[in-house]
Context: one part of a larger RNA
RNA sequence: CUGGGCGUAAAGCGUACGUAGGCGGUUUGGUAAGUCGAUUGUGAAAUCCCCGAGCUCAACUUGGGAACUGCAAUCGAAACUGCCUUACUUGAAUUUGGUAGGGGAUGGCGGAAUUCCUAGUGUAGGGGUGAAAUCCGUAGAGAUUAGGAAGAACACCAGUGGCGAAGGCGGCCAUCUAUGCCAAUAUUGACGCUAAGGUACGAAAGCGUGGGGAGCAAACAGGAUUAGAUACCCUGGUAGUCCACGCCCUAAACGAUGAGUGCUAGUUGUCGGGAUCUUAGAUUUCGGCGGCGAAGUUAACACGAUAAGCACUCCGCCUGGGGAGUACGGUCGCAAGACUAAAACUC
Repeated sequence: CUGGGCGUAAAGCGUACGUAGGCGGUUUGGUAAGUCGAUUGUGAAAUCCCCGAGCUCAACUUGGGAACUGCAAUCGAAACUGCCUUACUUGAAUUUGGUAGGGGAUGGCGGAAUUCCUAGUGUAGGGGUGAAAUCCGUAGAGAUUAGGAAGAACACCAGUGGCGAAGGCGGCCAUCUAUGCCAAUAUUGACGCUAAGGUACGAAAGCGUGGGGAGCAAACAGGAUUAGAUACCCUGGUAGUCCACGCCCUAAACGAUGAGUGCUAGUUGUCGGGAUCUUAGAUUUCGGCGGCGAAGUUAACACGAUAAGCACUCCGCCUGGGGAGUACGGUCGCAAGACUAAAACUC
C1' cells in the first nucleotide's frame, strides 16, 4: 500500500466560520479530456508459461510459440464523469406575516441573607465537636431592637423544561444586537456539502496593570485526632474568587458517539408553531427535548428516525504495554507552560 477500525477494548480535533482540494440535484444540444472498441508501430535478449529436442534421467542446455497486462499514433462509439451550452425547481438562499427563549453586550434598579460599624435593652456565657480545645466575651460578648456601610450571589418560580456552535447562560427593567421555528405567496435558479492549512470563540485555575474585597478559601498558623498526622474535624487566615483592559488555550472541553444528505415499524410524555373538527379536548402536521421498543446492528453492555441500522460524500484519528504525551528541535507565551513529537532500552 491493500485491508480493518474509532460509545465503553488503541482511535472523533473543545467548538464554529471558511481558503485550497475532494464530492455534488433534474434537463437540452455539443465536445471527446477521462472511459470503451478496432488497427498499426513499439514493448532488446535472457527469465516466467506452453509444445518439442539434446546430455542414460533430472538439474542444465536448446528450437518454436505464447506472453510482455505498457506506451504512442490513427480511425470510431457517446451511456457515464469532465468541459461548453439550454432550460427546470425538489437542494440552498431571499421576501412577507407571526412566534418562543436563563442567546450575547451595556446601563440602571430591587429584596432576602451575610459580615462589619453606631446606639438601646440585657447578663454570663457564646462558639465549636464524636468528645474537646484553640477562639470570642464583665474593657459587656452571644441574644434582641433601631439605624448605617460594603461586597458578592439571585430562594420560591424550576421542569428527563428553554436558549446557544461549543465553552456556557437564571432577580427585575430599558437600550443595542444575533439566531431558531411555523405559515403563506412570490423571487433567484444548484448559488450546495465537507474542509488540509488559516481565522475566531473557548469552563476553572494561572499571569500582567489598576481597582475592589462581604462571604468563602489553596498557602500558612494554632487546637484536636493519632504510634506519627506535613491529612480528614475545629478556630483563624493570605493569594484567589468580583470589576476593567490585556494574556494564557487547557479539562472526564463527555453523548467518552465529527459534519452533511437520503432511506428503514410503532408507542408514550413534554416544549414551540400550524391545520381540521364533534373544542375543559380529539385527530393530524412541522421543529426540538426525553422514556420504551419492530427490523437491523453489537464481543457483550446496549443502540434503535436525536442510530451505534441501511447507504453515499468529505475531514480528523488509531496500529501491543512501558519508556512518553517524555527528550531533542521548532512555533507560540511575560511566566506557568501549550502545540508539534521520537528513539535507545525493556516486557